[in-house]
Context: one part of a larger RNA
RNA sequence: CUGUUUGGGGGAUAUCUCGGCUUAGAGACUGACGAAGGGCGUGACAAGCUGCGAUAAGCCCCGGGUAGCCGCAAGUAGGCGCUGAACCGGGGAUUCCCGAAUGAGACAUCUUUCGGCGGCUAUAUAAACCGCCGAACUCCCAUCAGGGAGGGGUAACGCGCUGAACCAAAGCAUUCUAAUAAGCGCAGGAAAAGAAAACAAUCGUGAUUCCGUUACUAGCGGCGAGCGAAAACGGAACAAGCCAAACCGAAUCGGCAGUGGAAAACGCUGCUGAAAUGUGGUGUGUGGACCCGGAUUAACCCAAGCUGGAGAAGAUGAAAGUUUCUGGAAAGCUAUGCCAUAGAGGGUGAUAGCCCCGUAAUCGUAAUCCAGAUGGGUUUUACCGGAUAUCCCGAGUAGCGCGACUUGGAAAUGCCGCGUGAAGACGCCGGAGUCCGACCGGCAAGCUUAAAUAUCCUCUAAGUCCGAUAGCGUAGUAGUACCGUAAGGGAAAGAUGAAAAGUAUCCUGGAAAGGAUGUGAAAAGUGCUUGAAACCAAACAGUG
Numbered sequence: 001c002u003g004u005u006u007g008g009g010g011g012a013u014a015u016c017u018c019g020g021c022u023u024a025g026a027g028a029c030u031g032a033c034g035a036a037g038g039g040c041g042u043g044a045c046a047a048g049c050u051g052c053g054a055u056a057a058g059c060c061c062c063g064g065g066u067a068g069c070c071g072c073a074a075g076u077a078g079g080c081g082c083u084g085a086a087c088c089g090g091g092g093a094u095u096c097c098c099g100a101a102u103g104a105g106a107c108a109u110c111u112u113u114c115g116g117c118g119g120c121u122a123u124a125u126a127a128a129c130c131g132c133c134g135a136a137c138u139c140c141c142a143u144c145a146g147g148g149a150g151g152g153g154u155a156a157c158g159c160g161c162u163g164a165a166c167c168a169a170a171g172c173a174u175u176c177u178a179a180u181a182a183g184c185g186c187a188g189g190a191a192a193a194g195a196a197a198a199c200a201a202u203c204g205u206g207a208u209u210c211c212g213u214u215a216c217u218a219g220c221g222g223c224g225a226g227c228g229a230a231a232a233c234g235g236a237a238c239a240a241g242c243c244a245a246a247c248c249g250a251a252u253c254g255g256c257a258g259u260g261g262a263a264a265a266c267g268c269u270g271c272u273g274a275a276a277u278g279u280g281g282u283g284u285g286u287g288g289a290c291c292c293g294g295a296u297u298a299a300c301c302c303a304a305g306c307u308g309g310a311g312a313a314g315a316u317g318a319a320a321g322u323u324u325c326u327g328g329a330a331a332g333c334u335a336u337g338c339c340a341u342a343g344a345g346g347g348u349g350a351u352a353g354c355c356c357c358g359u360a361a362u363c364g365u366a367a368u369c370c371a372g373a374u375g376g377g378u379u380u381u382a383c384c385g386g387a388u389a390u391c392c393c394g395a396g397u398a399g400c401g402c403g404a405c406u407u408g409g410a411a412a413u414g415c416c417g418c419g420u421g422a423a424g425a426c427g428c429c430g431g432a433g434u435c436c437g438a439c440c441g442g443c444a445a446g447c448u449u450a451a452a453u454a455u456c457c458u459c460u461a462a463g464u465c466c467g468a469u470a471g472c473g474u475a476g477u478a479g480u481a482c483c484g485u486a487a488g489g490g491a492a493a494g495a496u497g498a499a500a501a502g503u504a505u506c507c508u509g510g511a512a513a514g515g516a517u518g519u520g521a522a523a524a525g526u527g528c529u530u531g532a533a534a535c536c537a538a539a540c541a542g543u544g
Base pairs, nucleotide, nucleotide: 001542002541003540004539005538006537007536008535014529015495016494019466020465021463022462023461024460025459026458027456028455029153030152037098038097039096040053041052042051044076045075048072049071059092060091061090062089063088064087068080069079070078103112104111105110113135114134115133116132117131118130119129137150138149139148140147141146157188158186159185160184161183162182168175172222198205199204209236210235211234212233219227220226240448241447242446243394247281248280251279252274253273254272255271256270257269258268259267260266287392288391289390291386292385293384294383298379299378300377301376302375303374306372307371308370309369310368314363315362316361320336322335325332337354338353339343345357346356347355399420400419401418402417403416405414427443428442429441430440431439482489483488502528505516506515507514508513
């Protein structure tokens, strides 16, 4: 050196899974009653995690639940529990300091002031010390006092404001990226939009939203790159209401106190305030007011008690501990039964419908919620017809000019700035070039509105998903250790065995440990299942 063998080393592979991923369904805000988040504490011994808060791995009540229990966590000690613990669900108490942080201040988790009340000490109603309560700012109501609200957080989803660049155009400037990212504000469980001054086209539709289609279409565009709708049609879901004004003119409402009622709706009494710059009635497009006539109708609110339903933890739940063999162990094999509205699944010393938990099916209920009957209470005319003389129907608005931004919107999207500026229902706006006429559709300049839709911090279920270099970055004290001045970056790390039975005892040794023996089915002997390769060594053989 080559080969073989035996080991070491290493941790691939196989098998597994208290974790992930995805989909579907459910649920969906929180905070001055001090949140989210953190700091510091808290255990007999206690470093980390978890829980909790000086009442500190906990206190009280109610319900469930059963023989054990004192978290992860196995130890020692000491306790608790059938007078029902632990554990599970619901409600309550406590809840240090920081933090919107809010008496003042501060380098977050610290310092400190004033007022009131109480305690302690004591001769003292003082001082000191201890405890409790109050003291921020802005806005609203009030204006002596007092009362109420806001602030911050939140994964994504929503609405609004502000608003890029790389990139593409094979360069680049309009353009594109993009009405995006990012920043800011605001809200809800959804938000936004929404009841035609809409579409359509001589036929008709009848609020909005979402999906499909229309449609790489109409159209926009250095007519380049590219961008890019709508109506109609088919579906999902469906719902409509209220003011201002005309007319009437205080007929109205709030707060506080008392009182009736069921801690209700609602009513009564007193005081006080709002309100003629108009509370209330009427009225709202089938226009209305006003005028005349007919007719006599309802609507809404509350829920103590009663009835029914939903609703937490939870409860009941069939059938082999049969037989033979192997084995450490039977659920395997053999033989014979049984249950099934249950042969989903998991566990048990190998593969169990009948051993255990469950499963099918059925039951149960506190808080709370829903519905109904009954009862209580408030208000009151809806509606129809006629007439149409008079009155009303949202102004720096509609429209127009110029200029930005924006849009598919081209002469014809939307919006803003500057300027100009109407009409008054015998009127006005729109119908994709402008103007005129006709025709058709509608009534702006006020407000509200469920569902279909979006998302996934959270819960449940499922899967032709992944199986530890995979799957979330995290199956273990993971946003941890560690790195960075900081913004920020960010790991590795799973498996003894059925059961610790985790090697008593003996020998050697100072010890570590080794040998023998023992446990176990097997050493699987603690970074311990399996144990590949690289790499290392020894023995033997061959060759030099």
Molecule: large-subunit ribosomal RNA, domain I
Organism: Promethearchaeota archaeon